The part of an RNA shown here (small-subunit ribosomal RNA, 3' major domain) has 467 nucleotides and comes from an uncultured eukaryote. The full RNA is in RNAcentral, with records from ENA and SILVA. It matches the Rfam family "Bacterial small subunit ribosomal RNA".
Context: one part of a larger RNA
RNA sequence: UGACGGGAGCCCGCACAAGCGGUGGAGCAUGUGGUUUAAUUCGAUGCAACGCGAAGAACCUUACCAGGGCUUGACAUGCCGCGAACCCCCCUGAGAGGGGGGGGUGCCUUCGGGAGCGCGGACACAGGUGGUGCAUGGCUGUCGUCAGCUCGUGUCGUAAGAUGUUGGGUUCAGUCCCGCAACGAGCGCAACCCCCGUCUCUAGUUGCUCACAAUUCGGCACCCUAGAGAGACCGCCGGUGUUAAGCCGGAGGAAGGUGGGGAUGAGGUCAAGUCAACAUGCCCCUCUUGCCCUGGGCGACACACGUGCUACAAUGGCCGGGACAAAGAGAUGCGACCCCGCAAGGGCCAGCGUGACCUCGUAAACCCGGCCUCAGUUCGGAUUGUAGGCUGCAACCCGCCUACAUGAAGGAGGAAUCGCUAGUAAUCACCGGUCAGCCAUACGGUGGUGAAUCCGUUCCCGGGCUU
Numbered sequence: 001u002g003a004c005g006g007g008a009g010c011c012c013g014c015a016c017a018a019g020c021g022g023u024g025g026a027g028c029a030u031g032u033g034g035u036u037u038a039a040u041u042c043g044a045u046g047c048a049a050c051g052c053g054a055a056g057a058a059c060c061u062u063a064c065c066a067g068g069g070c071u072u073g074a075c076a077u078g079c080c081g082c083g084a085a086c087c088c089c090c091c092u093g094a095g096a097g098g099g100g101g102g103g104g105u106g107c108c109u110u111c112g113g114g115a116g117c118g119c120g121g122a123c124a125c126a127g128g129u130g131g132u133g134c135a136u137g138g139c140u141g142u143c144g145u146c147a148g149c150u151c152g153u154g155u156c157g158u159a160a161g162a163u164g165u166u167g168g169g170u171u172c173a174g175u176c177c178c179g180c181a182a183c184g185a186g187c188g189c190a191a192c193c194c195c196c197g198u199c200u201c202u203a204g205u206u207g208c209u210c211a212c213a214a215u216u217c218g219g220c221a222c223c224c225u226a227g228a229g230a231g232a233c234c235g236c237c238g239g240u241g242u243u244a245a246g247c248c249g250g251a252g253g254a255a256g257g258u259g260g261g262g263a264u265g266a267g268g269u270c271a272a273g274u275c276a277a278c279a280u281g282c283c284c285c286u287c288u289u290g291c292c293c294u295g296g297g298c299g300a301c302a303c304a305c306g307u308g309c310u311a312c313a314a315u316g317g318c319c320g321g322g323a324c325a326a327a328g329a330g331a332u333g334c335g336a337c338c339c340c341g342c343a344a345g346g347g348c349c350a351g352c353g354u355g356a357c358c359u360c361g362u363a364a365a366c367c368c369g370g371c372c373u374c375a376g377u378u379c380g381g382a383u384u385g386u387a388g389g390c391u392g393c394a395a396c397c398c399g400c401c402u403a404c405a406u407g408a409a410g411g412a413g414g415a416a417u418c419g420c421u422a423g424u425a426a427u428c429a430c431c432g433g434u435c436a437g438c439c440a441u442a443c444g445g446u447g448g449u450g451a452a453u454c455c456g457u458u459c460c461c462g463g464g465c466u467u
Base pairs, nucleotide, nucleotide: 007467008466009465010464011463012462013461015457016456019420020419021418022417023416026310027309028308029307030306031305032304033303034301035300042053043052064296065295066294067293068292069291070290073125077124078123079121080120081119082118083117086103087102088101089100090099091098092097107114108113127285128284130283131282132281136279137278138274139273140272141270143268148187149186150185151184152183153182154163155162156161167178168177169176193262194261195260196259198230199229200228201227202226203225204224207220208219209218233256236250237249238248239247240246299439312413316372317371318370319369320368321367322366328360329359330358333352334351338347339346340345379410384405385404386403387402388401389400390399426449427448428447429446430445431444432443
């Protein structure tokens, strides 16, 4: 000087408390440990690994295993020889590969040859998701959106260093005020950026709306769309405070004391994570630790844990009817209407040329009416059988969907434990990326309905300042 303390003082945070909903019990999905295996590729491991890398494992992916193959190699540069390139066929084979046959002659040219591509050869080399994240770059997590971390000059101290940055107030904040051997400054904080909330202006189709009307047309007021601006600053009033910074109340206002949300993460810490995204030092492999293929595995299953989905029902389930979104996506794409099928889906084809136009596309919870009457049930849907549909070369291992049948556990979950302070929790549906299809109940977004509670800071956890 820091760090630490079951030392002290002050102060924060869904940290506790108050409250609502969960997890822990069940079935299933998914990740992990373990075990098994020829292989179950690898990494991530308290918070900060475990629906994580994976925003798509049937082949591919794929790095793993078995078997079959290749050796200048699937890929780059350089040298030599042959052949244009290229196309087709046969044999063998699971394919990769191996063996053989045929067709065919372009461009430039100083006619020697050359460019390009293919085949063969030798060598320098390629190649490695092999090792080391304790050799590294870059990127990332975490403390933590916490309020801190420093510098110049001066002063003090032999020096390490201190001071400034401490103190009295105040703030979300090292935010600001006052004081002070300090005076200033930088990185952080805040603001400048984006979205939402009000108003004005500009613009008016594909949008909105009036009229006429029957396929045409008027208007841009409103809704809206999307560009530019205005608006909020403790500005005004009262109180309080030290006349300060500020705090409390009020007026006006769509909005009030940072209006709500996002982006933004100082100096550092964890030899934190990543050599498998990429790059890269060193080490290692070179007829193999490289490369290709077929099949298998990554999907195993006595168990254990994490994260989720669906439930256990009547604030519910089922049937019929009725209503209201936002944000997105679409040309090897979205696919209406009509027809066939109980349905998944199929047939046909209109529209949309990148879209306020057409399509995905009926939002669901909700409202009205009816049935069920507390039961392992008209709850719950696991599991299994049969028949089908779709994608794809191919659904056995190992896809999704539909119909009929089957109907398991489950009657609110021990110790323990998680999230959330408002348009939040809870609950309801919709869309997107990846993607042929999909194991998505995941992830990222969008809107609908819409609460309860906060006395307080003693205690648990984490953090800041002083001592």